[in-house]
Context: one part of a larger RNA
RNA sequence: CCUGCGGUUAGACGGAAAGACCCCGUGCACCUUUACUGUAGCUUUACACUGGCAAUCGUGUUUGCAUGUGUAGGAUAGGUGGUAGGCUAUGAAGCAGGGGCGCCAGCUCCUGUGGAGCCGCAAUGUGAAAUACCACCCUUAUGAACAUGGUUGUCUAACUGCGAGCCGUCAUCCGGCUCCAGGACAAUGUAUGGCAGGCAGUUUGACUGGGGCGGUCGCCUCCUAAAUGGUAACGGAGGCGCGCGAUGGUGGGCUCAGGUUGGUCGGAAAUCAACCGUCGAGUGCAAUGGCAUAAGCCCGCCUGACUGCGAGACUGACAAGUCGAGCAGAUACGAAAGUAGGUCAUAGUGAUCCGGUGGUUCUGUGUGGAAGGGCCAUCGCUCAACGGAUAAAAGGUACGCCGGGGAUAACAGGCUGAUGACGCCCAAGAGUCCAUAUCGACGGCGUCGUUUGGCACCUCGAUGUCGGCUCAUCACAUCCUGGGGCUGGAGCUGGUCCCAAGGGUAUGGCUGUUCGCCAUUUAAAGUGGUACGUGAGCUGGGUUCAGAACGUCGCGAGACAGUUCGGUCCCUAUCUGCCGUAGG
Numbered sequence: 001c002c003u004g005c006g007g008u009u010a011g012a013c014g015g016a017a018a019g020a021c022c023c024c025g026u027g028c029a030c031c032u033u034u035a036c037u038g039u040a041g042c043u044u045u046a047c048a049c050u051g052g053c054a055a056u057c058g059u060g061u062u063u064g065c066a067u068g069u070g071u072a073g074g075a076u077a078g079g080u081g082g083u084a085g086g087c088u089a090u091g092a093a094g095c096a097g098g099g100g101c102g103c104c105a106g107c108u109c110c111u112g113u114g115g116a117g118c119c120g121c122a123a124u125g126u127g128a129a130a131u132a133c134c135a136c137c138c139u140u141a142u143g144a145a146c147a148u149g150g151u152u153g154u155c156u157a158a159c160u161g162c163g164a165g166c167c168g169u170c171a172u173c174c175g176g177c178u179c180c181a182g183g184a185c186a187a188u189g190u191a192u193g194g195c196a197g198g199c200a201g202u203u204u205g206a207c208u209g210g211g212g213c214g215g216u217c218g219c220c221u222c223c224u225a226a227a228u229g230g231u232a233a234c235g236g237a238g239g240c241g242c243g244c245g246a247u248g249g250u251g252g253g254c255u256c257a258g259g260u261u262g263g264u265c266g267g268a269a270a271u272c273a274a275c276c277g278u279c280g281a282g283u284g285c286a287a288u289g290g291c292a293u294a295a296g297c298c299c300g301c302c303u304g305a306c307u308g309c310g311a312g313a314c315u316g317a318c319a320a321g322u323c324g325a326g327c328a329g330a331u332a333c334g335a336a337a338g339u340a341g342g343u344c345a346u347a348g349u350g351a352u353c354c355g356g357u358g359g360u361u362c363u364g365u366g367u368g369g370a371a372g373g374g375c376c377a378u379c380g381c382u383c384a385a386c387g388g389a390u391a392a393a394a395g396g397u398a399c400g401c402c403g404g405g406g407a408u409a410a411c412a413g414g415c416u417g418a419u420g421a422c423g424c425c426c427a428a429g430a431g432u433c434c435a436u437a438u439c440g441a442c443g444g445c446g447u448c449g450u451u452u453g454g455c456a457c458c459u460c461g462a463u464g465u466c467g468g469c470u471c472a473u474c475a476c477a478u479c480c481u482g483g484g485g486c487u488g489g490a491g492c493u494g495g496u497c498c499c500a501a502g503g504g505u506a507u508g509g510c511u512g513u514u515c516g517c518c519a520u521u522u523a524a525a526g527u528g529g530u531a532c533g534u535g536a537g538c539u540g541g542g543u544u545c546a547g548a549a550c551g552u553c554g555c556g557a558g559a560c561a562g563u564u565c566g567g568u569c570c571c572u573a574u575c576u577g578c579c580g581u582a583g584g
C1' cells in the first nucleotide's frame, strides 16, 4: 500500500413521514354567539272541518212606545205640511196607590175608584201654533222581531278516546257493534304575526421588512424626484369630504405691509397728516405656483352661477378627467371697443344596476285608450376597504384537515456589527505634592464575532429544541503552576503590564435549570469556540399536541413568554472517518 474481519457512531445537512410550528389559499371541516339569512319546533290570529238551543253584550234594518225646558209666553213649544174639529159607556174630569223620566217647574204609564165630561180653533204672546187630530221625518232612551258579530252556559249528532264489554277470533294489532267519557273544543289543513344556534347554509377585507396588535386605504399641495413629463417606501410635512346670490358678472376708481417725522387723552400697536415704500400685505380655507395692467381694495348697475353646440388640443391602459377659440338664440354691464357659459388656479368626491319626481311632437302586444317602458331634467350611497363582489354577514379550533411556501417567522448557520466584549489615542481630573504606581471624565479610533438585535441568503417532499450524563477537541483575551518589567515594591501579601497553552483546573444543598445563592475544600476551582460540541450515544426534569384544574380575560366556543398534575424519544451501519486485528 492492497484485500478482509470484528467494533464504534463523528459525517454522508444519514433513513423514515410532500413540517403537525409559522405564513399563504377570496381551501375544507367542526364548534360558538346579542354575525347574516333561513328553518324544524313552540306559539298568536283568521278561515275550513263545524252543528242545535239559551242567556247576555254590541252593530244594522223594520216596527211599537216614549223623548225634546234660551228669553218672552198659561207652560218642558223638535221640524215641515194638511186641517176645524178631535177623544170619551170598549169609561171623561177628579181621587188613591205604584213605576219611569226629570232642567225639581213638571211630563208620562199602569191598577183601583169614579160615573160624564175633556182638549182645540178665536184673544195674549212667538221666527214658527197647538201632543185637538192626521202624515212624513230629526235627536235621545227603551221594548219586540229579523240579520250579524263577541262572550258565557248547555245539548249531541260531526269529531276524539292506549276506557269497558261482545264479535270477526284459539289474537294485548286492527276493524265492527253496544255502552261510557269528552265534544263543536281538541286534532288536522291553509294563510298569518312572534320566539327560535335546536338545526342548516355562509360570511368574517387588503397593505404589512413573517403574522398578529397598532396604523393606513379616496382626493389636493410641497419635498424625496437625479433642471421636460413620470417615478417607490409603514419616507419627511400639511390639508379636503366645503363655503359664497355675493365672496358671482360688468363699468369706473383705488394701492398694500412696513418705516420715519409730527399730533389731546393715546401707551410698542386705535384714529389723523406729510414723506419714503416693487410687493415684504392681501387672496373665504392647506401648500405650491401666480397676481400692483392687479387675480388685492371700494362703489354703481345687474344675474353669463345662461339654452343648443363645439374646430382643435392636453392627459390617461381603459373608464374617467381637463382646456377651448368660434357659431346660433336670449341677456347683463359699458359711450364704445368689448367682457361675461361662476369663483386667481390646483381639493370639496362615487361608475353601473335599482327606484322616486317633473316634462315629453317616442313606444304602447287585434284596434282605441291605459298600465308599463324609452328619452330629457333631477333626486336617493362615510357603496370612506372611496374602480364600489350581496339589499343583507361576527368569532373559536391545543380535536383539527388539505394544498402550497424556505416567495415568510420560531432553532441553527450566513451577512452586518447598532448593542455587547476587549484594546488603543488624547489627558481634564483623582492620587498630600505629581496626569500616566493605580484610576481616568468629555471625546476619538479599532479588534472580535461569545450577548441582545437587524436582514430574510441555504434548509418548511423536516437541518430534533433547553438543561443534565458520557466523551471530548481547539483558541488564548491565562484561573493555578513557570519566566520577567514597573510599582504609591522594606519583608510577607499585593496592584498592573509583558512572555508563556506543557500539565492541571472541586464536592455537596436548593432549583428542570444554564446562571445564581449557600456550605466546605483546593495551587486553581479560567474565559470562550466547536450546529449556544455531543439525542442513527443516553436521559426527557423544562419548553411545545391531545386529558384536567386554578387565577385572569371572553356572552360564548375558547385564550394566556400565567400557574398546576399527567403525557409513546424509532433505526439490524451501505460509504467516509476512527479503534483493534488477520492475510497478501
Base pairs, nucleotide, nucleotide: 001584002583003582004581005580006579007578008577010576011575012574014571015570022405023404024403025402027401028400029397030396031395032394035202036201037200038199039198041195042194043193045191046190047189048188051155052154053153054152055151056150057149058148059147060146061145062144063143064142066140068138078137079136080135081134082133085119086118087117094113095112096111097110098109099108100107101106159182160181161180163179164178165177166176167175168174205217206216207215214234218240219239220238221237222236223235241386242284243343244342248302249301250300251299252298253297254296256280258276259275260274261273262272282291283290285348287346288345289344306329307328308327309326312323313322314321318387331340332339333338354380355379356378357377358376359375360374362373363372412459413457414455415454416453418452420448421447422446423445424444425443429439430438466541467539468538469537471533472530473529474528475527476526479504480503481502482499483498484497485496486495487494506520507519508518509517510516547565548564549563550562551560552559553558

Model confidence (mean pLDDT): 85 of 100. A computed fold for a 584-nucleotide part of an RNA from Hyphomicrobium sp. 32-62-53, annotated as large-subunit ribosomal RNA, domain V. The source organism's lineage runs through Bacteria, Pseudomonadati, Alphaproteobacteria, Hyphomicrobiaceae and Hyphomicrobium.